[in-house]
Context: one part of a larger RNA
RNA sequence: AGCGUAUGGCGAAUGCCUAGGCACAAAGAGGCGAAGAAGGACGCAGCGAACGGCGAAACGCGACGGGGAGCAGUAAGCAGGCAACGAUCCGUUGAUAUCCGAAUGGGGGAACCCGUCAACCGUCAUGGGUUGACAUCAUUGCAUGAAUAAAUAGUGUAAUGAGGCGAGACGCAGGGAACUGAAACAUCUCAGUACCUGCAGGAGAGGAAAGUAAAAACGAUUCCGUAAGUAGUGGCGAGCGAAAGCGGAGGAGCCCAAACCAUCGAAAAGAUGGGGUUAUAGGGCUGCCAAUAAAGUCGAUAGAUUUAUGAUAGGAGAAUCAUCUGGGAAGGUGGAACGAAGAGGGUGAAAUUCCCGUAUCCGAAAUCAUAGAGAAGGGGCGAGGCAGUACCUGAGUACGUCGGGGCACGUGGAAUCCUGACGGAAUUCUCGAGGACCAUCUCGAAAGGCUAAAUACUCCUUUGUGACCGAUAGUGAACCAGUACCGUGAGGGAAAGGUGAAAAGAACCCCGGGAGGGGAGUGAAAGAGAACCUGAAACCAUAUGCUU
Repeated sequence: AGCGUAUGGCGAAUGCCUAGGCACAAAGAGGCGAAGAAGGACGCAGCGAACGGCGAAACGCGACGGGGAGCAGUAAGCAGGCAACGAUCCGUUGAUAUCCGAAUGGGGGAACCCGUCAACCGUCAUGGGUUGACAUCAUUGCAUGAAUAAAUAGUGUAAUGAGGCGAGACGCAGGGAACUGAAACAUCUCAGUACCUGCAGGAGAGGAAAGUAAAAACGAUUCCGUAAGUAGUGGCGAGCGAAAGCGGAGGAGCCCAAACCAUCGAAAAGAUGGGGUUAUAGGGCUGCCAAUAAAGUCGAUAGAUUUAUGAUAGGAGAAUCAUCUGGGAAGGUGGAACGAAGAGGGUGAAAUUCCCGUAUCCGAAAUCAUAGAGAAGGGGCGAGGCAGUACCUGAGUACGUCGGGGCACGUGGAAUCCUGACGGAAUUCUCGAGGACCAUCUCGAAAGGCUAAAUACUCCUUUGUGACCGAUAGUGAACCAGUACCGUGAGGGAAAGGUGAAAAGAACCCCGGGAGGGGAGUGAAAGAGAACCUGAAACCAUAUGCUU
C1' cells in the first nucleotide's frame, strides 16, 4: 500500500408518516366599487421584530342571538387584569375605519406637498386647528348667451348616471398573424386559431319565417345524437367539409313604425294620447247588421301581505368490565351490552360500547336566498260579421354592375347573406324565395324591436369522493413563498417537513476560555439530546488477519 473482517465517523438514501397539494362530484354563488373597491403604505399590545387581527374609537366598541368555564392570537414567560351580574369564543347587524390607490379640490417621483369656500374651535391679533364641499365625462332640466337680427355655438347651475378591479374561465363584436402542413413553394393550410381592442351577463349569443321543403308536408331559437367523413369543395394536392330529415333536451310568444282621430302648436314641422301590428293578407276609413260586456282567463307587469324551505351560530344523541403481558392496552384471555349508530378520527400498540363524532332528531332575536299564494292598480284575450273604398303596412331600401368578404362551396353554371363604388324599383292586379336563368307551381312578407328554458364556464363557498401524490413526488410554494436571491427593467425564481406518549428539553458535579464532552438525573428507549424517527452507499478513520 492493497484485499478482507470488526467497530466507528461522515452522509443522507430507504421505510413509515402527513400538516399540503391534485382531480372530480353535488349543491351554492356568479360579482366588488365615488356610501371610495381590488391591492397596498403606515400605524395599533405594559413588555411587540415577524405573521395573523385591527384602524388615531386601532390585538378592538355597541346591539341582538348562540354557548357555558375558563380567558388573556401564533407563543413560552413576567407584570397587571377579565369572567356564573356569563367573560374568552361563534353567528347576525351596526359604529369606527389614518394615508395611497379609479383617486375625483390642485400638484406629485403612490402612501407626499399645496389650496379655495362655509360653519365652528383657538389667539389681543396673525399664524393655527376640526368638519363639510370643491375632478372629469354623459344625459336631462333650468338660466344665461358671441361673431350675427332671430338663433346657434359656448357658459353657468341642479339632478341622475358613469369611471376602476376581478378568473390567464365562459360570451358577442371590431381588428388579426406566423411557425407549420402541402415531404420545396406562391393559391391553399395552420385559422378567423394565437394575440390586440371594445362591450356584457350570470350566463352570453340566437330567436317567433320575405324559413325548411317538394306534389307530402313541417312550423321561432338554442344544445345533444344521427344523417356523415356522406353530398360536396379542393394547385380535385395537402386538406376542408355541410344541410334537410330523423331521435332527444327544452318549449312561449310578444311589442312598435304607418294609415286615421284627438290635444298642444302659426305650421306644410314636431310632440303626446288613442288606434293598430298581418299572409286563407291584415289594419284604417265609409255604410249596414249584431253587440254595448261580463263571467272567466293569462304572465315575461306590479307588489301590500303571507306561507314553506334553505343559508349564515348551534343542540340532543345508545352501549364494557375483569384479568395477563407491557413504560403504556385499544392487544391476548374470560364474560357482557348497544346498534336507525360496526363511517371516520383521536387517545402511551390494534377501541361499536374512553373522547370527538356517526344513524336519527331538533334549533334563529337578526340578515339573506329560493319557491308558492296573493289585495288594490295597469294590460292582453274574452270581443263579431258583410259590403265598399284603395288610405297604410319599415327607400337611397330591394335589386343590378364592378371590387371584396362570408356561406363546407377556392368564381365556378354560383344561388343565398354582408357591402366599398356607381346606378336604382314595385306598393297586394304587389314583393321575396325554392342553388345560374325562364315559365308553371309551392312556400313566405325584407328593409324596426324584445323574449325565459334546454347550452358554456369556475376566481370563490360548503359538503363529499379518489385502483391520485406522499417531501427530487404532489401546486413554484406541506416550512412566514411568489419569500430569499438574480436582473436597470420586463421578468426569472429556489432550498428548506418528522425528539418524545408527555418537555418529563438534562438540576447538580467534573475537564475546558469556549465549543464540546464525562458523570448524575428524566424517559420504555438518550446508540430518541434538540446538528434530535429510521439511518443504506460513496468517502474517512481505528483495530486486526492475509498478501506484497

Large-subunit ribosomal RNA, domain I from a Prevotellaceae bacterium, 548 nucleotides, folded computationally. Its Rfam family is "Bacterial large subunit ribosomal RNA". Its mean pLDDT, the model's own confidence on a scale to 100, is 85. It was read from a public genome assembly.